[in-house]
Context: one part of a larger RNA
RNA sequence: GGACGAACGCUGGCGGCGUGCUUAACACAUGCAAGUCGAACGAGGGCCCAGAGCUUGCUCUGGAGACCCGAGUGGCGAACGGGUGAGUAACACGUGACCAACCUAUCCCAGGGCGGGGGACAACCGAGGGAAACCUUGGCUAAUACCGCAUGAUGUUCCGCUUUCGCAUGUUAGCGGGAUCAAAGAGGGCCUCUGCUUGCAAGCUCUCACCCAGGGAGGGGGUCGCGACGUAUCAGCUUGUUGGUGGGGUAAUGGCCUACCAAGGCUACGACGCGUAGCGGAUCUGAGAGGAUGAUCCGUCACAUUGGGACUGAGAUACGGCCCAGACUCCUACGGGAGGCAGCAGUGGGGAAUAUUGCGCAAUGGACGAAAGUCUGACGCAGCAACGCCGCGUGAUCGAUGAAGCUUCAAGGAGUGUAAAGAUCUGUCCUAAGGGAAGAAUGGUUCCAAGUCAAAUAGGCUUGGUUCGUGACGGUACCUUAGAAGAAAGCGCCGGCUAACUUCGUGCCAGCAGCCGCGGUAAUACGAGGGGCGCAAGCGUUGUCC
Numbered sequence: 001g002g003a004c005g006a007a008c009g010c011u012g013g014c015g016g017c018g019u020g021c022u023u024a025a026c027a028c029a030u031g032c033a034a035g036u037c038g039a040a041c042g043a044g045g046g047c048c049c050a051g052a053g054c055u056u057g058c059u060c061u062g063g064a065g066a067c068c069c070g071a072g073u074g075g076c077g078a079a080c081g082g083g084u085g086a087g088u089a090a091c092a093c094g095u096g097a098c099c100a101a102c103c104u105a106u107c108c109c110a111g112g113g114c115g116g117g118g119g120a121c122a123a124c125c126g127a128g129g130g131a132a133a134c135c136u137u138g139g140c141u142a143a144u145a146c147c148g149c150a151u152g153a154u155g156u157u158c159c160g161c162u163u164u165c166g167c168a169u170g171u172u173a174g175c176g177g178g179a180u181c182a183a184a185g186a187g188g189g190c191c192u193c194u195g196c197u198u199g200c201a202a203g204c205u206c207u208c209a210c211c212c213a214g215g216g217a218g219g220g221g222g223u224c225g226c227g228a229c230g231u232a233u234c235a236g237c238u239u240g241u242u243g244g245u246g247g248g249g250u251a252a253u254g255g256c257c258u259a260c261c262a263a264g265g266c267u268a269c270g271a272c273g274c275g276u277a278g279c280g281g282a283u284c285u286g287a288g289a290g291g292a293u294g295a296u297c298c299g300u301c302a303c304a305u306u307g308g309g310a311c312u313g314a315g316a317u318a319c320g321g322c323c324c325a326g327a328c329u330c331c332u333a334c335g336g337g338a339g340g341c342a343g344c345a346g347u348g349g350g351g352a353a354u355a356u357u358g359c360g361c362a363a364u365g366g367a368c369g370a371a372a373g374u375c376u377g378a379c380g381c382a383g384c385a386a387c388g389c390c391g392c393g394u395g396a397u398c399g400a401u402g403a404a405g406c407u408u409c410a411a412g413g414a415g416u417g418u419a420a421a422g423a424u425c426u427g428u429c430c431u432a433a434g435g436g437a438a439g440a441a442u443g444g445u446u447c448c449a450a451g452u453c454a455a456a457u458a459g460g461c462u463u464g465g466u467u468c469g470u471g472a473c474g475g476u477a478c479c480u481u482a483g484a485a486g487a488a489a490g491c492g493c494c495g496g497c498u499a500a501c502u503u504c505g506u507g508c509c510a511g512c513a514g515c516c517g518c519g520g521u522a523a524u525a526c527g528a529g530g531g532g533c534g535c536a537a538g539c540g541u542u543g544u545c546c
Base pairs, nucleotide, nucleotide: 001546002545003544004543006542007541008540009539010538013392014391015390016389017388018387019385020384021350026348027347028346030345031344032343035076036075037074040073041072044069045068046067047065048063049062050061051060052059053058054057083303084302085301093227094226095225096224097223098222099221102220103219104218107216108215109214111212112211113210115149117147118146124139125138126137127136128135129134155180156179157178158177159176160175161174162173165170185208186207187206188205189204190203194201195200196199229275230274231273236266237265238264241263242262243261244260245259246258247257248256278300279299280298281297282293283292284291285290305326306325307324308323309322328339329338330337331336356382358381359380360379364378365376366375367374368373395425396424397423398422405416406415407414408413430483431482432481433480434479435478439473443468444467447465448464449463450462451461452460453459490535491534492533493532494531495516496515497514501530502529503528504527505526511518512517
């Protein structure tokens, strides 16, 4: 000199864009943060209509609807998104390569299929237990829930043969044979074909869904080379340890696990131990080399009260899942139960120190859904804080009798100083009034047109047009008009380094101080006044890094 997630002191006008618990991975009241689908399913309630009963606004019965509603079965999602940095010195991360040793729901491309049956369990009704959480038991029922059967190959697996490639366990392609494995419907429209017979279906058709196997995209798993903190006042470490064979396990290689066999393996190029620490892109500094850092943003890993465990699933560190154990908190009828903010706000505590229990799904993105749409503390915004960077303002021009005051001074005078007053003007900001965006594209309805599937002039899908409507921020940004110098300057320093000097007070006292050093009676170094220098909505101090 530069920098900061800063703090402290004095001061403080506005705006834009950012940033904001670095400490206790301490404990948490309250609310919200993951749902969605009725076009998978049965039953129920509401709305509406009709009838009956009467207590005249209720009960019962029946009916209709792509209507509405919340529990249940079922599907998809909940493994994303969001938080934190405790642990980890490790293939965790970065980078490069490899898997002839692997997996992949949804999505895309192309192929084939979707036949025929069965038995349950919730909800519900009944009985019982419990303070509650909830539990037990009997009975009824549907499905895209569950289970057999059938069919089935380019799938899987086994056998045989030929073949390509590879250092190789093997691999590629093909032929023949055996075994084995599947499915689910829903919604709209139509009557050309088929059936019944005249508008319906099990028929036709469209859309979505379903099953099998192939390829891809994106995602993940595994292996290896290299890079990567301190300490030798840590020098030896290791028994599933190192390798082999058989077996098991996994999506998959492998001591990953196991039985047996061999006795190996690592290490001064630092093993093992101890301490510290998430890693990278980057950030700060520096001419660079380098050094320091790892907040915000992006990638990645790990963790979710502490420790352990599996289940479900395409996928699990399963934060807002389950089970067990520990600590803690809460409820209890003392028998037993409930909980997990390192999600967003917020509280206590700790600390020098870090914000609102705000608005909205309008945009972007995500989950579900055919869609409308619902949900979304992701996100978009607003609030608080000079915490940072950037921009603007606190007026401009003229104005000498160089006013008064103050300081200085023997006097005269000098300084403050064009500074003020005063005059003319401007209108950023501010105040008032008026106008007022962009961010909106999707989407819905009617109609029209074109294309496509179709037997079709139903209908579906796609595209274009028409028309209707959607903004939290917010009456915000911005613009116009009017008013008025008016509400808007401080802080540090002035001995040298280092820009800036005098008077008084004090008298080695009180005090200053980054270093050198000032102060003991004329102190440019202490305190105050005047003056000056520097920076400026900031200025200084402290801390840390280069």